Background: This is a predicted structure of an 89-nucleotide RNA (c-di-GMP-I riboswitch aptamer) from an Acidimicrobiia bacterium. Taxonomically the source falls in Acidimicrobiia (Bacteria, Bacillati, Actinomycetota). It matches the Rfam family "c-di-GMP-I riboswitch aptamer". Its family is annotated with cyclic-di-GMP binding in the Gene Ontology.
């Protein structure tokens, strides 16, 4: 120094809740408070998975209801890829 690993130190992220905003929703963004957890809880929807179901399609039909569908999401579900701080055993 590299791979692997995760002790120490310094630091990092932030579940849930509330408020505001975007959105059809899932969900996301900002703020407050907070600390469920995380050694990649940094990034990428590539494979699987999960969530939603607007548009479209279909059924019934009065407003409409139901079914289906991702081109919408989740990286804090798993795998894969890329990048990264520290350095004991």
């Nucleotide at each position: 120094c590299c791979c692997a690993c995760g002790a120490a130190a310094g630091g990092g992220c932030a579940a849930c809740u509330c408020c505001g905003g975007a959105g059809a929703a899932a969900u996301c963004c900002g703020g407050a408070a907070g600390a469920c957890g995380c050694a990649a809880a940094g990034c990428u929807a590539c494979g699987g998975g999960c969530c939603u179901a607007a548009c479209g399609g279909g059924a019934c039909a009065u407003c409409g209801u139901c079914c289906u569908c991702a081109c919408g999401g989740c990286a804090g579900c798993c795998g894969a890829g890329c990048u990264a701080c520290c350095g004991a055993a």